[in-house]
RNA sequence: GGCCGAACCGCCCUCGGCCGGGGAGCGGGGGACCCAGGUCCUGGGGCGAAUCGCCGCGAGGCGUAGCGCGUGCUCUUUCAGCGCGAGCCCGACAGCUAACCCCGUAAGCCGCAGAAAGAGAA
Numbered sequence: 001g002g003c004c005g006a007a008c009c010g011c012c013c014u015c016g017g018c019c020g021g022g023g024a025g026c027g028g029g030g031g032a033c034c035c036a037g038g039u040c041c042u043g044g045g046g047c048g049a050a051u052c053g054c055c056g057c058g059a060g061g062c063g064u065a066g067c068g069c070g071u072g073c074u075c076u077u078u079c080a081g082c083g084c085g086a087g088c089c090c091g092a093c094a095g096c097u098a099a100c101c102c103c104g105u106a107a108g109c110c111g112c113a114g115a116a117a118g119a120g121a122a
Base pairs, nucleotide, nucleotide: 001110002109003108009023011021012020025105026104027103028102029101030100035095043093044090045089046088047087052063053062054061055060066084067083068082069081073120074119075118076117077116078115079114
């Protein structure tokens, strides 16, 4: 400097700060009427791309819904190619949802550049 992601920008505190406090922005959850039609049996639900199938005693393996990267000025779309396809939480409870209430604002990674179409900049 860039990528992913909501996770970014000021202020205060501090000698300083990746600690702490508060704010804006961003993201998410709970929560009526109306509407929807499910619930239990087999719990159910939420964040997230991260779900499902097969094989394996197991560790794990192979695929896969889905997600990300992706062509030397930039952006968009499709394809090739590459990578991911985790983890955590609530605790018997949650459809939607105005008012209202609550939470998060982390973690991680490091470029070797293919084909076609469109829009712009210079």